Transfer RNA from a Candidatus Gottesmanbacteria bacterium, 72 nucleotides, folded computationally. Taxonomically the source falls in Candidatus Gottesmaniibacteriota (Bacteria, Bacteria candidate phyla). It matches the Rfam family "tRNA". The family's RNA type in Rfam is transfer RNA. Rfam links the family to the GO term triplet codon-amino acid adaptor activity. The coordinates come from a structure-prediction model, not an experiment, and the mean pLDDT is 81. RNAcentral holds the sequence, with entries from ENA.
Parts: sequence; C1' cells; structure tokens
RNA sequence: UGCCGAGUGGUGUAGUGGUAACACGUCUGCCUCUGGAGCAGAAGACCCUAGGUCCGAAUCCUAGCUCGGCAG
Repeated sequence: UGCCGAGUGGUGUAGUGGUAACACGUCUGCCUCUGGAGCAGAAGACCCUAGGUCCGAAUCCUAGCUCGGCAG
C1' cells in the first nucleotide's frame, strides 16, 4: 500500500432508524462492633472526527483518524 473488522460513562459490554441500557466501579444514605459484606438511592457517555441521506442517525452512505487481523 490493498482488503476485512472494531471504536458507545472510569472499565467491560448491549443497543441494527424514534427517550442510549446492563454489570462492575465511584458517590450518598441505611444497616453493622467494623465494613471491603448486605440493602436503598444518585451522579456519570448526547456514541472516534467531518460531511451526507432522512421528519428523525450510535445505527444507513462517503471520506478521514486510531487499533487489530489478512495479503503483498
């Protein structure tokens, strides 16, 4: 260089056109002799970037960036 795949809270993953969800973690409270166990609640991503399609895009299209794989 060519082809293929991936990119979503702090981390790991869902979501396949219509309010971005779950687990762990974090914070607060309760419980408790103690809490790292248990219970309840809260915060936290507008989705890699830039365009396009659409009434509406994390999702579809184009280009780019990063990472991984294959080929040379």